[in-house]
Molecule: small-subunit ribosomal RNA
Organism: uncultured bacterium
RNA sequence: GAUGAACGCUGGCGGCGUGCUUAACACAUGCAAGUCGAACGGAGGAUGUACGGUGAAGAGAUUUCGGUCAAAUCAUGUGCAUCUUUAGUGGCGGACGGGUGAGUAACGCGUGGGUAACCUGCCUUACACAGGGGGAUAACACUUAGAAAUAGGUGCUAAUACCGCAUGAGCGCACAGGACCGCAUGGUCGAGUGUGAAAAACUGAGGUGGUGUAAGAUGGACCCGCGUCUGAUUAGCUAGUUGGUGAGGUAACGGCCCACCAAGGCGACGAUCAGUAGCCGGCCUGAGAGGGUGGACGGCCACACUGGGACUGAGACACGGCCCAGACUCCUACGGGAGGCAGCAGUAAGGGAUAUUGGUCAAUGGGGGAAACCCUGAACCAGCAACGCCGCGUGAGGGAAGACGGUUUUCGGAUUGUAAACCUCUGUCCUCUGUGAAGAUGAUGACGGUAGCAGAGGAGGAAGCUCCGGCUAACUACGUGCCAGCAGCCGCGGUAAUACGUAGGGAGCGAGCGUUGUCCGGAUUUACUGGGUGUAAAGGGUGCGUAGGCGGCUUGGCAAGUCAGUAGUGAAAUCCAUGGGCUUAACCCAUGAACUGCUAUUGAAACUGUCGAGCUUGAGUGAAGUAGAGGUAGGCGGAAUUCCCGGUGUAGCGGUGAAAUGCGUAGAGAUCGGGAGGAACACCAGUGGCGAAGGCGGCCUACUGGGCUUUAACUGACGCUGAGGCACGAAAGCGUGGGUAGCAAACAGGAUUAGAUACCCUGGUAGUCCACGCUGUAAACGAUGAUUACUAGGUGUGGGUGGACUGACCCCAUCCGUGCCGGAGUUAACACAAUAAGUAAUCCACCUGGGGAGUACGGCCGCAAGGCUGAAACUCAAAGGAAUUGACGGGGACCCGCACAAGCGGUGGAGCAUGUGGUUUAAUUUGAAGCAACGCGGAGAACCUUACCAAGCCUUGACAUCCUCCUGACGGCCCCUUAGCCGGGGAGUCCCUUCGGGGCAGGAGAGACAGGUGGUGCAUGGUUGUCGUCAGCUCGUGUCGUGAGAUGUUGGGUUAAGUCCCGCAACGAGCGCAACCCUUAUCUUCAGUAGCCAGCAGGUAAAGCCGGGCACUCUGGAGAGACUGCCGGGGAUAACCCGGAGGAAGGUGGGGAUGACGUCAAAUCAUCAUGCCCCUUAUGAUUUGGGCUACACACGUGCUACAAUGGCGUAAACAGAGGGAAGCGAGCCCGCGAGGGGGAGCAAAUCCCAAAAAUAACGUCCCAGUUCGGAUUGUAGUCUGCAACCCGACUACAUGAAGCUGGAAUCGCUAGUAAUCGCGGAUCAGAAUGCCGCGGUGAAUACGUUCCCGGGUCUUGUACACACCGCCCGUCACACCAUGGGAGUCGGAAAUGCCCGAAGUCUGUGACCUAACCGCAAGGGAGGAGCAGCCGAAGGCAGGUCGGAUGACUGGGGUG
Repeated sequence: GAUGAACGCUGGCGGCGUGCUUAACACAUGCAAGUCGAACGGAGGAUGUACGGUGAAGAGAUUUCGGUCAAAUCAUGUGCAUCUUUAGUGGCGGACGGGUGAGUAACGCGUGGGUAACCUGCCUUACACAGGGGGAUAACACUUAGAAAUAGGUGCUAAUACCGCAUGAGCGCACAGGACCGCAUGGUCGAGUGUGAAAAACUGAGGUGGUGUAAGAUGGACCCGCGUCUGAUUAGCUAGUUGGUGAGGUAACGGCCCACCAAGGCGACGAUCAGUAGCCGGCCUGAGAGGGUGGACGGCCACACUGGGACUGAGACACGGCCCAGACUCCUACGGGAGGCAGCAGUAAGGGAUAUUGGUCAAUGGGGGAAACCCUGAACCAGCAACGCCGCGUGAGGGAAGACGGUUUUCGGAUUGUAAACCUCUGUCCUCUGUGAAGAUGAUGACGGUAGCAGAGGAGGAAGCUCCGGCUAACUACGUGCCAGCAGCCGCGGUAAUACGUAGGGAGCGAGCGUUGUCCGGAUUUACUGGGUGUAAAGGGUGCGUAGGCGGCUUGGCAAGUCAGUAGUGAAAUCCAUGGGCUUAACCCAUGAACUGCUAUUGAAACUGUCGAGCUUGAGUGAAGUAGAGGUAGGCGGAAUUCCCGGUGUAGCGGUGAAAUGCGUAGAGAUCGGGAGGAACACCAGUGGCGAAGGCGGCCUACUGGGCUUUAACUGACGCUGAGGCACGAAAGCGUGGGUAGCAAACAGGAUUAGAUACCCUGGUAGUCCACGCUGUAAACGAUGAUUACUAGGUGUGGGUGGACUGACCCCAUCCGUGCCGGAGUUAACACAAUAAGUAAUCCACCUGGGGAGUACGGCCGCAAGGCUGAAACUCAAAGGAAUUGACGGGGACCCGCACAAGCGGUGGAGCAUGUGGUUUAAUUUGAAGCAACGCGGAGAACCUUACCAAGCCUUGACAUCCUCCUGACGGCCCCUUAGCCGGGGAGUCCCUUCGGGGCAGGAGAGACAGGUGGUGCAUGGUUGUCGUCAGCUCGUGUCGUGAGAUGUUGGGUUAAGUCCCGCAACGAGCGCAACCCUUAUCUUCAGUAGCCAGCAGGUAAAGCCGGGCACUCUGGAGAGACUGCCGGGGAUAACCCGGAGGAAGGUGGGGAUGACGUCAAAUCAUCAUGCCCCUUAUGAUUUGGGCUACACACGUGCUACAAUGGCGUAAACAGAGGGAAGCGAGCCCGCGAGGGGGAGCAAAUCCCAAAAAUAACGUCCCAGUUCGGAUUGUAGUCUGCAACCCGACUACAUGAAGCUGGAAUCGCUAGUAAUCGCGGAUCAGAAUGCCGCGGUGAAUACGUUCCCGGGUCUUGUACACACCGCCCGUCACACCAUGGGAGUCGGAAAUGCCCGAAGUCUGUGACCUAACCGCAAGGGAGGAGCAGCCGAAGGCAGGUCGGAUGACUGGGGUG
């Protein structure tokens, strides 16, 4: 885009179309094929007429009143006439029209031809005719049987019914023969002889009809070329089969049928079989080529309940005809009968699904008829259905306070939205009224009072559906919370969903809109146009060769292909173009073009083809040479292994990572000599050679295949490829028979291991070897089919030849092999690149998403193993290739780091301190979790802190802003109460002022709000940790690459460093490194108090204590100094490295601050901030008490120790950096002491804390649980504080635990470092073994980078990318799904054989029957019933074939 559609929601009008796609299932009811009385005999009806037929009636007349006559009228009968109806006979039509698509893969259809092999009613034309007879039979009447349907008998009758005879223009047949023609059989046209066959009448008097022949037209029949779906897991089929002869049959040819004869015919160019299917014009789609389709309309075919059959007829083997069989339905008196909607309506059923039991013959057409006319569910109309296409409408203009309402919000607004209201108009559709067609040539109108027209009325009655994450136009809010749900693909949803649901808004289409199904397109994704096969799927393992396909140069003929002209055909409709008609469009009409095709004919001759003639370059032969693990067979050889024998000889051998099994004192291994046997052939040996591939390796001989070179004698295109076919074909395996040294599946033992049915070891059988046969596969690989030609180079190597040369060197040229590099070109890239994966040509093979699966079934092959061929169901949205960046590797190279190593000291064991886990608890608040949580947040929990628990108490609140009222306070003080908060009372008490008030504070009240250490660090900001102070991370421009990306940043050196140098398609730049900053080490200078004291001077018991001075130390400002600057050597004349000099310091001098791009959803919502959620008389606030301090236990971090390098005692010496006012607190006094009293000085280079300790000296202890160690406990105290019970620190006395150097494991440190010693500070009322600082004393070791850990650069592999804590394989267990096998079972299809055999044609017979003709008759001719036979549907029986369903059990597969 399309649709005969269906479903969901919705639905105003009209026009034109369309409407059982399923059950070719079954059908109630009505209708759908009749007509002709001008073919016929009847039978009715009506009208008229006639009747002295019959009956009724009774006007009127008459009357003796009893009656009599009696017209009209009615009924009836008969005759005649006219009109009319029609059961039957007869004619024509029921073979058309209408329906359906079951069957059919076929001359069925399409297209083009043929019939010299045919028919044709009605129609047209032409010619010629129609004379004269005959016998019957329906109807009808009577009757028989039957329920009926029907059937029978007797009798009568007519014809355009039937039958002879006559006639024959012409016709058929037979005979013989002539002319002409053709494509074979043959045809046409005269003439001749013989012979055969016709007719119908009716009438309205015009005509209509009949017969024969010929022709036409129309319609049909048959034959042929070409085209017409899928399957080879269907490869062979065929006996009337193929052909012939003869006879039959037909309208006609023909095995169409029959008899006989022959053995043919079809098939890889796909027979047969199976499946599916009506075919076409067309329709849909597509740029086209194609692909799909065949509903409506039109052409053809087939069918009519299923199967068979014929009759009639011009035509049928017949939808609304017949016979038979079968199934089904109906009627029945049970004996027997009737029926066929795939005609129009309609019913039931089936189904997702498809309409009225309508009107009319008015028109168009059909049948009959002379016609009027009749019939016509053909047709024309109407009804139903948004089923489709087309058209129209649901209003138009104005209207901002941008109303109300809704939604949203940053609360300002925004949006719905000129939308509404409101005002002014209009009237398409609509309603009412009136008028009113065309369609009809004279009449006739179902549609239809329809279309149209006119008038009136009033915005009144008329909008939905889908979508809004991307593709794809259109976004917000709420709800939900991997739920509910969505989804065409990708994918949404786990608490901020533009993706679910709802709402608002928006987008699209619009009387429709979506969904589903189907087809084409996109899809160059079956590739003719127009694809591929080295690695993505895909080259056959290799050769030979059949069919086939393709094929060198020159020339001639032909004209099959090819090209051109002409002619025929290519139905109409459709499509297209141009016009026209409905108001427009859809729709319809006209004309043109087109229908790309087929056929015929006439030409052309380049190319292909074909026939002929030639050629030599392709190919082959010959001749002369030549290299080689080419093949087969036979023989020979040496080395080695093993075994046997003997000698020597003695204790081990062997094997491994280490061992053990094994061998060995019965003498191994080792060694020497001799022998046996089998297998394989070291060196040469080479990306060397040969072969088609597999493959081939000692030497010799024989036979033998192929290649190459040279030559140019011969043939003359003999060529290439190659479906099937045939042959070869590693290893393993199989069969038979040998052989067996070594090796070695299976197997055994020993090890390894959690296990070890493995890797390792010791043994060891098939096998490996030979002969013959089979198997027929390999990563049979160059993952690259064969052949031919062409297309830059360079460099090796093997075999030949030529030239040149003194030459076997070297060189030049050339042919054939075999390698490497590389250009163009190709390629997705990798790569290939004269040995193509380049450019062309020919042929073969193969591919079409992954899995299922190279599986199943079937077939073929095989002894088996198995091979070849080779699916489907189901399932997934990928599987895959090449390359890129990372990450990773029990990959490689280089480098670094207290990473290892070398050392020193620890931890892990003890006691205690502290943190954590766990447990406990009313609560033991909480966070942190490998490194990078655990003396961490916490630089300090008795209350407070505090977040936890128990109990009490408050509710605009402890805290902020706003409003109203009242008060003058509030705070502090006193009293009462309480566990306390809370509460009650008392005294006392504000500021400014223009005197109006204002400020401030407190109380009361109402509501907005406060408040939350409640949740989410996976919603966040900020901050921090870590890799890591590792040397990296990037950008611009350029260049390279299709691209991701690369280059730069890699390489050679060098460095602590991406530090620097050199080179380079790169050139530059940024963040990092370094430097700049602070501190420390040296010096200079300035300054000189509170610091210092050399010199001068005073002075004390002593003392920079005083004068004085700043020289020194020091303090703190400013400078200097260090830069590989200098020298030598190395290096590339570089960077840089090594050594040296000088220097306080030397190669970043030491230390600090400084942390790139990023990683870990790392940590923190409990510092703070913050979105969302949650609580609101409580998850907020407050108070008391308790808890965070618990304790079987486990871990981390520390302190103190275990002692003599020590403990204790005595006396003595030397720091630095800090702190101090709610503070540090001296001297002095008291106390054993903690401390107390008291208070000088000091806001500090001045005073105080403040004693430094280790150390050194002297003394003591003597190796012990001690004079080590100090836990624990008791008593008594001190201090802080409202308060030391839970739960502080310290002191004194007493007590005196574990512990004697610490398992596996593990940590820190490279120099003023480790170790060790003390001092200070923050926090803090008090409370450090922690933390942050300070100085004192002061080592040992580093060969080195193999290993462990971490990191950096380059490279390599990768199936990883959440990135190795990755990915991923198989069994087992469970659930579900489809499928194979399966003892079988069930139903089906098409054949085959046999049996039976209806109807019926045909044949035979026909003793029985018979009107027409002949015959005087008898009888004949002719026909028929009956009977028989061939064939023959259905049915029965039988064994097979094919496909399907199902089946205990079973096999694998898929998904979870």